[in-house]
RNA sequence: AAAGAAUAUUAGCAAACCUGGGGAAACUCAGCGACGCAAAGCUAUAGGGUCUAAAGCGAAAAGCAUGACAGCCAGUUGCCAUU
Numbered sequence: 001a002a003a004g005a006a007u008a009u010u011a012g013c014a015a016a017c018c019u020g021g022g023g024a025a026a027c028u029c030a031g032c033g034a035c036g037c038a039a040a041g042c043u044a045u046a047g048g049g050u051c052u053a054a055a056g057c058g059a060a061a062a063g064c065a066u067g068a069c070a071g072c073c074a075g076u077u078g079c080c081a082u083u
Stems, first nucleotide, its partner, number of pairs: 002083002012037002018031005035071001041076003047073002049069003056064002
């Protein structure tokens, strides 16, 4: 320097429920909690996909994202045994 989850070590994160707050909603923040995760670290204008539709657009309808999801796929960075 490269590879690196099959088995280990040292750590790490934290689903659902519940409580309080924000938001129209999707969802999110904090606390509790632990379903799970080899990236459950980061990235939402690199890409795909999904969710919501108050305001605005639209014939007042259907719908439309500038709103949201990274624990959906993905991009990107990285720890360790070991080779």
The RNA shown here (c-di-GMP-I riboswitch aptamer) has 83 nucleotides and comes from Emergencia timonensis. The source organism's lineage runs through Bacteria, Bacillati, Clostridia, Peptostreptococcales and Emergencia. It matches the Rfam family "c-di-GMP-I riboswitch aptamer". Gene Ontology term of the family: cyclic-di-GMP binding. The coordinates come from a structure-prediction model, not an experiment, and the mean pLDDT is 80.